[in-house]
RNA sequence: UUUGUGCAUGGGGAUGGAGUCCCCCAAAACCGCAUCGUGCUGAUGACUCCUGCCAGUCA
Numbered sequence: 001u002u003u004g005u006g007c008a009u010g011g012g013g014a015u016g017g018a019g020u021c022c023c024c025c026a027a028a029a030c031c032g033c034a035u036c037g038u039g040c041u042g043a044u045g046a047c048u049c050c051u052g053c054c055a056g057u058c059a
C1' cells in the first nucleotide's frame, strides 16, 4: 500500500417527522419516469402514529 474477515461506529433503503423490526453499504449503499420487452402510486424497505396531498360522504 492492497485484499479478505470480525467487532464497533456511521451512513442508506423514489418528496416530511417519530417509534419498532428487517435488509444493504464502507466510498459505497442510494438516486420515479415513460407510453421503455411491464404499468401504476405511495409521503413506509415493512408495521404503527403524526403532518401534507388526492377522492368520496356527512355535519
Stems, first nucleotide, its partner, number of pairs: 009026005016050006